[in-house]
Formats: sequence, C1' cells, structure tokens
RNA sequence: CAUAGCGCUGUUGGAGAGUGGUGCUGGCAGGUUGCCAGUGCCCACCGAAGGGGCAACCCCCGGGCUGGAGCUCGGGGCGAAUCUCUCAGGUACCAGGACAACAGGGCUCCC
Repeated sequence: CAUAGCGCUGUUGGAGAGUGGUGCUGGCAGGUUGCCAGUGCCCACCGAAGGGGCAACCCCCGGGCUGGAGCUCGGGGCGAAUCUCUCAGGUACCAGGACAACAGGGCUCCC
C1' cells in the first nucleotide's frame, strides 16, 4: 500500500401481524351525525428499532477414581443468533425496519 474488520453518511431493496372496540381532545365537513389525527383503557395478534434469556467450548471451586496423565459428579463464571421472551416497539398508506448491495469517508497490526 492492498485486503480484511468496526463505525458514520447517502442511495436502493427490505418481512410479519386489527384500517379492532370504547372514552376523551383537536381539526374538517355538517340538521341528526360522519371522517381524519392524537391519546387513555380493553381484547386479539406480530418480531427485523432497541432490550432481556441461553447451548457447546473454555475457566474456577469442591468431592470421587487414579502411580501419573486424565476421567467423572456437583456448584459457579464467560458465552451466539435471523433461536427464544414479547419489556419496549409495531399490526391500511406514510413513517419505521434487522439485514444486504453500491458509493463516499473515518479508525484500527491480527486473533
């Protein structure tokens, strides 16, 4: 230097599940009332913002077997996800969205 890794920015793609009920507030129409948005409560759902949980491996402690290497049992620690939980978030459009590609730029020997 290049490659790789990890962030940041931009563009593109990006699933799932209720246009639920009811009350309140605001707006728009408006004779009764209706529509839209927000929000409290209730019921039913989704998992791909975020967050929680864990297997093997490895490590520590104790017991047992053993000449030794080591094996085994129990307890604890570390420990991943697109798994799982559904706290949060979400369930027409919009928005959001893990993740991926491309471009730009930043940091860093690697594991």